[in-house]
Context: one part of a larger RNA
RNA sequence: UUGGGCGUAAAGGGCGCGUAGGCGGUCUUCUAAGUCAGAUGUGAAAGCCCAAGGCUUAACCUUGGAAGUGCAUUUGAAACUAGGAGUCUUGAGUAUGGGAGAGGGAAGUGGAAUUCCUGGUGUAGAGGUGAAAUUCGUAGAUAUCAGGAGGAACACCGGUGGCGAAGGCGACUUCCUGGACCAAUACUGACGCUGAGGCGCGAAGGCGUGGGGAGCAAACAGGAUUAGAUACCCUGGUAGUCCACGCAGUAAACGAUGAACACUAGGUGUAGCGGGUAUUGACCCCUGCUGUGCCGCAGUUAACGCAUUAAGUGUUCCGCCUGGGGAGUACGGCCGCAAGGCUAAAACUC
Numbered sequence: 001u002u003g004g005g006c007g008u009a010a011a012g013g014g015c016g017c018g019u020a021g022g023c024g025g026u027c028u029u030c031u032a033a034g035u036c037a038g039a040u041g042u043g044a045a046a047g048c049c050c051a052a053g054g055c056u057u058a059a060c061c062u063u064g065g066a067a068g069u070g071c072a073u074u075u076g077a078a079a080c081u082a083g084g085a086g087u088c089u090u091g092a093g094u095a096u097g098g099g100a101g102a103g104g105g106a107a108g109u110g111g112a113a114u115u116c117c118u119g120g121u122g123u124a125g126a127g128g129u130g131a132a133a134u135u136c137g138u139a140g141a142u143a144u145c146a147g148g149a150g151g152a153a154c155a156c157c158g159g160u161g162g163c164g165a166a167g168g169c170g171a172c173u174u175c176c177u178g179g180a181c182c183a184a185u186a187c188u189g190a191c192g193c194u195g196a197g198g199c200g201c202g203a204a205g206g207c208g209u210g211g212g213g214a215g216c217a218a219a220c221a222g223g224a225u226u227a228g229a230u231a232c233c234c235u236g237g238u239a240g241u242c243c244a245c246g247c248a249g250u251a252a253a254c255g256a257u258g259a260a261c262a263c264u265a266g267g268u269g270u271a272g273c274g275g276g277u278a279u280u281g282a283c284c285c286c287u288g289c290u291g292u293g294c295c296g297c298a299g300u301u302a303a304c305g306c307a308u309u310a311a312g313u314g315u316u317c318c319g320c321c322u323g324g325g326g327a328g329u330a331c332g333g334c335c336g337c338a339a340g341g342c343u344a345a346a347a348c349u350c
Stems, first nucleotide, its partner, number of pairs: 003322004007304002012318001014201004021194003025088001027086005033081002035077008049065006091191001092188004096183003103177007110154001115149007125136002162169002206247006215241002220236004258317006266295011299306002323350003332343004
């Protein structure tokens, strides 16, 4: 609980597509549902308010008036909302021409490095640490040279650079494919924004089936350290990490900042595409749009800070919060193979 809020105090859904709903540009005309004005009826009495009167006064009582947000009927108004008909082009979209990009999917290819195997040279150590030891090595290791196998990741370029809704994406080539941006015209004519449910996507880790397995490495074993050492350090090492298909659906899924639109000083980098100027040309200089950073005014904020990429000024729609613990737990329901996820209390206590 018709309030105030959500960067950091409790609070923005992980992200998108989109149903219902809510909200919605310009002009003309009609209707009159909302809206506004008038009239009529009703709105019991008592009470409240006003005036007068009666009990010696008051309380109290009597009479009259007013009021009565409302409802119904009716007569009008037509600005706004709504509905009908029509119009427009600024919102939105389509067509044309461009360039940018680790955007996504599939297939193929490459070099460096680690490991292993084979062979050559070669001999007593190597490895590891704070120091050691476990470990490897005379059955020839480490080192070095040549050849081979296999898996995973792609140094430099690399950049508060780029792309994507988010998660995320980084060797090269080819094929398929999504989106954004710029320029100049033409076209459609409000086709828009948001979005409860719903549907889809969703890091790492985990699960199922089948492959693969070089390096790394939970668990585990051993060696050290230590009072102990179920750790930090060392030697090994299995799941896993990789691939295909399916499940799972969570993260400090963060900009801890929902989406859309409009408005509100500047300065300075950088990425993409233009226009002007200049030039043989490329630079340079001025300037437009889109993105991405830093600094900063007004304003705002509890402060920190934010500040045209707002946390400023407004509008629309959605989500969420309401003292700490108990607890994101129990119970119930739904989902899942399981792990668990989603929804979500109370007693009690401070």